[in-house]
Molecule: transfer RNA
Organism: compost metagenome
């Protein structure tokens, strides 16, 4: 220098040809259970989806530019 993949909750990830309110597990908080702790059960908190722009009635999803991370070639 060239190419590809990836970025969504504190962590690991889903999100089905663009369509009502963005989800799961774990963590965390509260309650139950217990003499107590763990485990288990129930409930709850938490994100404007890496940044900016564009297309569209409508964008996590499509397009462009940039940024972080990973891999390959030179």
């Nucleotide at each position: 220098g060239g190419g590809c993949c990836u970025u969504u909750a504190g962590c690991u990830c889903a999100g089905u040809u663009g369509g009502u309110u963005a989800g799961a597990g774990c963590u965390c908080c509260g309650a139950g259970c217990u003499c107590a702790u763990a485990a288990c059960u129930c409930g709850g908190c938490g994100g404007u989806c890496c940044a900016g722009g564009g297309u569209u009635c409508g964008a996590g999803u499509c397009c462009c530019u940039g940024a972080g991370g990973g891999c390959c070639c030179a």